[in-house]
RNA sequence: GCGGACAUAGUUCAAUGGCAGAACCGUGGUCUCCAAAACCACUGAUGGGGGUUCGAGUCCCUCUGGCCGCG
Numbered sequence: 001g002c003g004g005a006c007a008u009a010g011u012u013c014a015a016u017g018g019c020a021g022a023a024c025c026g027u028g029g030u031c032u033c034c035a036a037a038a039c040c041a042c043u044g045a046u047g048g049g050g051g052u053u054c055g056a057g058u059c060c061c062u063c064u065g066g067c068c069g070c071g
Stems, first nucleotide, its partner, number of pairs: 001070004006065002010024004018054001026042005047063005
């Protein structure tokens, strides 16, 4: 330099172009003499910019970052 695949919550991962979810973590509560465990509830996210579309996490372009391959 060229090609490929990837980027979603603090972490690990989901999500046919049509309400962004789960688990763990965290916070609060119930229980307990106290704590742990268990149970209930809650908080929290689509890497930046642009385009297509009635509607984009999803499709297109570009940038950024790390990964794999080729030279």

This is a predicted structure of a 71-nucleotide RNA (transfer RNA) from Ferrimicrobium sp. The RNAcentral record of the sequence draws on ENA. The source organism's lineage runs through Bacteria, Bacillati, Actinomycetota, Acidimicrobiaceae and Ferrimicrobium. Rfam family: tRNA.